[in-house]
RNA sequence: AGAGUUUGAUCCUGGCUCAGGAUGAACGCUAGCGGGAGGCCUAACACAUGCAAGUCGAGCGGCAAGGCAGCAAUGCCCUAGAGCGGCGCACGGGUGAGUAACGCGUAUGCAACCUGCCUUUAACAGGGGAAUAGCCCGGGGAAACUCGGAUUAAUACCCCAUAACAUUAACGAAUCGCAUGGUUUGUUAAUUAAAGCUCCGGCGGUUAAAGAUGGGCAUGCGUGACAUUAGGUAGUUGGUAGGGUAAUGGCCUACCAAGCCUACGAUGUCUAGGGGUUCUGAGAGGAUGAUCCCCCACACUGGUACUGAGACACGGACCAGACUCCUACGGGAGGCAGCAGUGAGGAAUAUUGGUCAAUGGGCGCAAGCCUGAACCAGCCAUCCCGCGUGAAGGAUGAAGGUCCUAUGGAUUGUAAACUUCUUUUCUGUGCAAAGAAAUUGCUCUACGUGUAGGGUAUUGACGGUAGUACAGGAAUAAGGAUCGGCUAACUCCGUGCCAGCAGCCGCGGUAAUACGGAGGAUCCAAGCGUUAUCCGGAUUUAUUGGGUUUAAAGGGUGCGUAGGCGGACCUGUAAGUCAGUGGUGAAAUCCUGCAGCUUAACUGUAGAACUGCCAUUGAUACUGCUGGUCUUGAGUAUAGUUGAGGUAGGCGGAAUGAGUAGUGUAGCGGUGAAAUGCUUAGAUAUUACUCAGAACACCGAUUGCGAAGGCAGCUUACUAAGCUAUUACUGACGCUGAUGCACGAAAGCGUGGGGAUCGAACAGGAUUAGAUACCCUGGUAGUCCACGCUGUAAACGAUGCUCACUCGCUGUUUGCGAUAUAUUGUAAGCGGCCAAGCGAAAGUUUUAAGUGAGCCACCUGGGGAGUACGAUCGCAAGGUUGAAACUCAAAGGAAUUGACGGGGGCCCGCACAAGCGGAGGAACAUGUGGUUUAAUUCGAUGAUACGCGAGGAACCUUACCUGGGCUUAAAUGUAGAGUGCAUGCCGCGGAAACGCGCUUCCCUUCGGGGCUCUUUACAAGGUGCUGCAUGGUUGUCGUCAGCUCGUGCCGUGAGGUGUCGGGUUAAGUCCCAUAACGAGCGCAACCCUUACCGUUAGUUGCCAUCGGGUCAUGCCGGGAACUCUAGCGGGACUGCCACCGUAAGGUGAGAGGAAGGUGGGGAUGACGUCAAAUCAGCACGGCCCUUAUGUCCAGGGCUACACACGUGUUACAAUGGCCAGUACAAAGGGCUGCUACCUGGUGACAGGAUGCAAAUCUCUAAAGCUGGUCUCAGUUCGGAUCGAAGUCUGCAACCCGACUUCGUGAAGCUGGAUUCGCUAGUAAUCGCGCAUCAGCCAUGGCGCGGUGAAUACGUUCCCGGGCCUUGUACACACCGCCCGUCAAACCAUGGAAGCUGGGGGGACCUGAAGUAUGUGACCGCAAGGAGCGUCCUAGGGUAAAACCAGUGACUGGGGUUAAGUCGUAACAAGGUAGCCGUACCGGAAGGUGUGGCUG
Repeated sequence: AGAGUUUGAUCCUGGCUCAGGAUGAACGCUAGCGGGAGGCCUAACACAUGCAAGUCGAGCGGCAAGGCAGCAAUGCCCUAGAGCGGCGCACGGGUGAGUAACGCGUAUGCAACCUGCCUUUAACAGGGGAAUAGCCCGGGGAAACUCGGAUUAAUACCCCAUAACAUUAACGAAUCGCAUGGUUUGUUAAUUAAAGCUCCGGCGGUUAAAGAUGGGCAUGCGUGACAUUAGGUAGUUGGUAGGGUAAUGGCCUACCAAGCCUACGAUGUCUAGGGGUUCUGAGAGGAUGAUCCCCCACACUGGUACUGAGACACGGACCAGACUCCUACGGGAGGCAGCAGUGAGGAAUAUUGGUCAAUGGGCGCAAGCCUGAACCAGCCAUCCCGCGUGAAGGAUGAAGGUCCUAUGGAUUGUAAACUUCUUUUCUGUGCAAAGAAAUUGCUCUACGUGUAGGGUAUUGACGGUAGUACAGGAAUAAGGAUCGGCUAACUCCGUGCCAGCAGCCGCGGUAAUACGGAGGAUCCAAGCGUUAUCCGGAUUUAUUGGGUUUAAAGGGUGCGUAGGCGGACCUGUAAGUCAGUGGUGAAAUCCUGCAGCUUAACUGUAGAACUGCCAUUGAUACUGCUGGUCUUGAGUAUAGUUGAGGUAGGCGGAAUGAGUAGUGUAGCGGUGAAAUGCUUAGAUAUUACUCAGAACACCGAUUGCGAAGGCAGCUUACUAAGCUAUUACUGACGCUGAUGCACGAAAGCGUGGGGAUCGAACAGGAUUAGAUACCCUGGUAGUCCACGCUGUAAACGAUGCUCACUCGCUGUUUGCGAUAUAUUGUAAGCGGCCAAGCGAAAGUUUUAAGUGAGCCACCUGGGGAGUACGAUCGCAAGGUUGAAACUCAAAGGAAUUGACGGGGGCCCGCACAAGCGGAGGAACAUGUGGUUUAAUUCGAUGAUACGCGAGGAACCUUACCUGGGCUUAAAUGUAGAGUGCAUGCCGCGGAAACGCGCUUCCCUUCGGGGCUCUUUACAAGGUGCUGCAUGGUUGUCGUCAGCUCGUGCCGUGAGGUGUCGGGUUAAGUCCCAUAACGAGCGCAACCCUUACCGUUAGUUGCCAUCGGGUCAUGCCGGGAACUCUAGCGGGACUGCCACCGUAAGGUGAGAGGAAGGUGGGGAUGACGUCAAAUCAGCACGGCCCUUAUGUCCAGGGCUACACACGUGUUACAAUGGCCAGUACAAAGGGCUGCUACCUGGUGACAGGAUGCAAAUCUCUAAAGCUGGUCUCAGUUCGGAUCGAAGUCUGCAACCCGACUUCGUGAAGCUGGAUUCGCUAGUAAUCGCGCAUCAGCCAUGGCGCGGUGAAUACGUUCCCGGGCCUUGUACACACCGCCCGUCAAACCAUGGAAGCUGGGGGGACCUGAAGUAUGUGACCGCAAGGAGCGUCCUAGGGUAAAACCAGUGACUGGGGUUAAGUCGUAACAAGGUAGCCGUACCGGAAGGUGUGGCUG
């Protein structure tokens, strides 16, 4: 100090989450020791038992037991218990319920006060009296306890005396103070004291003064939340008088007055002890109030007083209440929020311990007694600190585990074993503290019977503890969490959106570093994690230190109150401010130094600090205040000027509608197209006249005016404002503005008018699947006026008002200047562009969103929600104010790249158009779906599956089915053992595989070897799954022109530029321009083929010339010319010409040329897309099967058949069919082959026979051409189907082959919607060949040549694509996103007849104890008391109201939830632009009207 998370990516805004520290903690796992701390946060719930406050015989009476004396009575000594009396019990200890308060903190005051014990000073203590407890006797009661009688003492009580510097009263004097007033002093009068004991030293007593200590009261300032709590208050506020108190005071009473508190937050409600501190934080702050210290409050709940120096009293009293206990039922007792302890509650918090040794307290002269204060110990890892669990060496890097690329390696790991060493700790045995100083006893010294000092003796709970010595022996001692990112640490197995994890993001659907286990690693360590809470990070409430155009956020606008802020100069003052000084800020804590425990924690000591408050003395710049002056801020005056500024009245024309009349005739109107509607009763159109209401064309504008809303014909009246000029007047009069007041579009409401147009609702017509809409025809409220209400809008510049300052250019409105839109200056406006700056960017920029000042308003994640409740305003609609539960991890802004658009521009393509021929109808072939089946094996499924894998299923193939067999297996290898079987042959069974039976080795150097089989071991096999684990290959966009990189530049960045623009091209092809310059993959070219020529070479090809020969033929000699073959070259490049153009390039029936602008065709397929296809071609990871999912065999199936689709073939005929004759290819194939030729057969073919491993032999054309026939018909078209007879292949043609001949002769007469191919040697048409192959279901596929067209105006439209641009809420990218109702489940919440509970207040009734008071016939000599009454009150009761909670049939909306229903409102022009306010309507999103906004 930051990090993760919104996006495809980016920047920003903004929330959520994490890493840190802390705790009186709890829980889980684990645990060796010591030191120091801490330990009921919950029920201020209830408490058994024990202890926690007594002491004094030196105040008093007196005395049990015991001892001594005594025969005994009795006396003496010693003292326990009880009693009177004194002091203490108001301290110490506990708790935090109450309390929002002078309770606490801090600083002051008391001239308004008290103070036992203690200290100092002064004075005094004389005399008398009456009781009472105890003791004794008697009575009552279960007990607690109590009653009566007799007698008695005191430092208990009372009376008298003495007394003032004490108190009171009166009269003076002096002096002081801010006021009331105080102090000192004089005179007179009145009142009031005392106690004794003694060891003779003292200890006490009374009065007064002073001190110290402790308290009481008052005041300033500070000290929670809520305004959805705005008014509260009758002893209330003040006065006078009195009472009361230690003392002031409405503290109380009577009377008088009507005040007092409050927006600087009264009153009310809720919460809470306060502080020093503690935690966190850089700090400012935020949170906190355990332990320790100070203060307060309380003591079962409520009230009350008594005693006392002090209490309204924790272990005192009285009363009331609740609860518990005892009881003989009559009555009594009690208060752990003291220390232990118990129950309960709870996630949770300890021993019914020891000692007064120390410190402290009470009493006492003292010894001493008491002390759960305190000091110690026990329990608990609750926290902090420290130590240990060993150290050194040790590699075959052991074994085992785990992992891997696996004959091996890596890791665990120097880790272990093993060797040596050490002993903190542990065990055992010894020694053994400090804390102890005093007091007291004895004694000594100095002064003198006591104080001070010295000596000696005595005293330790902890504790035989800490510490220490010796001995033994590595001996007694490691876990927890984590390992996807944040965040340090990785692999295997299991699981398979299951089980589970998770702080956030998110993991898990068969290869999970994220679940569970294991190995390993990482981090801490006697602990480690989790949970909870607080601060931090969070500048995410921003004083330090934030924002408000678009992210949340400027009030709709003005006026103006309080408040805040405020021009220049001078004077005074000194409140703020600054400085010095003094007081205080308790101690502890924090910080620093030093010191003590072996160190540390801890503790001691010293310092600093405590940022504060108060007082005082100065300073006077600034702010404030006082006084004076000024003119520049502001205003006034005078003179002009501007404008749709406002209000009221009058007038005008055009248009619209209506009425009357005329002309006129069949339609009008309306729409995308129509219809509803109007019209022969005369519409629409047109003319004239009349009426009505509303709005004001042109001018008109980026104009003007107004605070905003808003304002537009002309004119009059009234009225407001701005600006300019003059610089005459006032003299800071100013700015802003919470609450308040006023204004405030449209819609809407009330009353009364008005009503032409338009027009929510409504009706009808269309559209549509529907159409509660868009479109059309009508049409009511309304739209208009007057008066009143409402008070909201995208009331927007989404930008509050005022002032100052800060580069420029330009347009425009209105003034002014000498005249002046020729030009120019100046002022006030209204606009555009731009610099710096600012900004997340878009943008803004003198009209700031720049730089500063002042004031106001508002914001703090999205949803829930501008909702609920409450309050308030309103006639209502509704407005204003305005939450929470719950839920999500985002919501959002700007910009970027894509994709998309029923956005735009440019361009291309057999894309359309123009043509030719098809498909879709028929029959058949073939593939697919479906169905069927034992099986109909599997795959391919929009384009990009469907004559596809398959370039050839009768068996085989074959993967499928049925049945029968085999299990190291069907094949191969190695090693070991055995064997001479086995193959073969023969026989039997069988469908075969196979089984059973019979028979039988070879070579040899005799060592053995070969072969085969059996068996064993190791290696198998799988067309089983996953193409979504993969390689390889392929389809498609698309042979479309694109896709990128380096450097530079621009941008915060994603990214852009380059690659855009202007031209051009088939092309990102090239040219020009240019913050780009270059380059790569693509394009093109290079390659093959074809078209022309040359050259070389001529066999198997060729034959012009010469010769020979044949019926005939390059048949032969020969030739090398030609064709051809196949090598090498040439040729075409817009090269030339004309025109256009800067160029690239284009145009041209141009020239030349075989070919002309890429000559034709092929091969060639950029970055990528479709998780496209293929695990069944092959390969391969993982998973699965192993007497079977492997393998062998026979038969069947893949060929099924109501049906649907795709691709084809043949046709429907005369451009034809049939018959006869006749001509011309190319490219391929051929030895289990092609076969000439001959013979036979109608034919398929068969039987012979020859040539050829092939430019040599062979397989070979058809359409065409010539002639004939048929004559428009289901035909001499068409050939399906079926019958019969055959041929061929093959082990075998039944399921299930092809071909031949004869016979049969189906549908079909050119094919609906729709759709396919093709732009030239193409379409169309004709045949030929080949692969596979025994044969063939081939009409398929791949090639070959023959004949050989038509059309393209053109780019509006359909489809696909490219480039630029625009919008976007899309990015899985429009097959996107997304809204609302309804249905279902769950969750929280509002309302609700009511029901229940709670705290508080007021009214009325009653009223204990008790203080005060009145009385007091009874008691007492008296003082006084009992008793009775009065006032007040705790508590109780009654009735009503308000508030706050809980619950509630039913009901309202809201939120959430993989695959429900209805539509499609929004995002693109979202298919009717959207949105805001308002009104009406509708299943729902929503629609429509009206005004507004551009987002």
Molecule: small-subunit ribosomal RNA
Organism: Prolixibacteraceae bacterium